[in-house]
RNA sequence: GUGUUAUUGAGAAAGGUGGAGGGAUUAGACCCCGUGAAGCCUUAGCAACCCUUUUGCCCUUCCCGGGGAAGAGAAGGUGCUACGUUCUAACCUGUAGUUUUAAGACCGGGCUUUUGGCCUGGGACUGCGCUCGGGAAAGAUAACAU
Numbered sequence: 001g002u003g004u005u006a007u008u009g010a011g012a013a014a015g016g017u018g019g020a021g022g023g024a025u026u027a028g029a030c031c032c033c034g035u036g037a038a039g040c041c042u043u044a045g046c047a048a049c050c051c052u053u054u055u056g057c058c059c060u061u062c063c064c065g066g067g068g069a070a071g072a073g074a075a076g077g078u079g080c081u082a083c084g085u086u087c088u089a090a091c092c093u094g095u096a097g098u099u100u101u102a103a104g105a106c107c108g109g110g111c112u113u114u115u116g117g118c119c120u121g122g123g124a125c126u127g128c129g130c131u132c133g134g135g136a137a138a139g140a141u142a143a144c145a146u
Stems, first nucleotide, its partner, number of pairs: 001146008013043005021032003025090005044081003049077002051073005057068004085138001091135004096131003103126002106122007
């Protein structure tokens, strides 16, 4: 770097250095920042992915053992410590809601050059858009593999 799996609305600070940016991408917003951004260092904390450990439960095994699930812990390996992964959109989807100021079909009325066309009204059909949902993709982190 790539692939697979899992998690991703909770949680958690201060100092030093540094000196202008930061919040992944694209677009639009919004927020943080010389009352000091990013980066780096130190200490602290949060969490529980790896880790340490328990089990009277489930699966597997002739047995030992192994795997799962549930619990406890926090020495070590990471990670993290503004705002839902800052918000919306970016792809797919809905037996959801909503119109006629989307269009079509249908029904009624009027005009007319009448196997059609135009104007106008309607709401119980289809459903563009919008709203509200669901899922994915992408990002981030961990473990394993390469």